[in-house]
Molecule: SAM riboswitch aptamer (S box leader)
Organism: Jeotgalicoccus marinus
RNA sequence: UCUUAUCCAGAGAGGUGGAGGGAACAGGCCCGUCGAUACCUCAGCAGCGGACCCUUAGGGGUACUGUGCUAAUUCCUUGAAGUUCUUGUAACUUAAAGAUGAGA
Repeated sequence: UCUUAUCCAGAGAGGUGGAGGGAACAGGCCCGUCGAUACCUCAGCAGCGGACCCUUAGGGGUACUGUGCUAAUUCCUUGAAGUUCUUGUAACUUAAAGAUGAGA
C1' cells in the first nucleotide's frame, strides 16, 4: 500500500513529566496546573488471530498465547453523494477519512 471484518457495548490505579490535548483543516462541545495528552508499571475490558474444550456442524465456550483497548458513538458536524417531508440548528441511508484485527 491492497483486500476483508468490526467500530451507539465494555474496562483505572500508581509512577515519570510539566502544557497543552481530544488523527488531520474548520465549526462546536469537552478534558487539562485539583497535573490532562504522552510514556512506564500493575490491574482490568474485550474476544480479532492462534491454542484448547464442546457441538445439533450453524456455531458456542475458556481467557493460555499474539495483538488491541480502558473520558465523551470514531465526542458531534462540515470539507461527499443521496432519500423523506413537516423545509430545518430536521431525520435517515451510503460513501470518504480514521482506528483495530486478519490476510497479501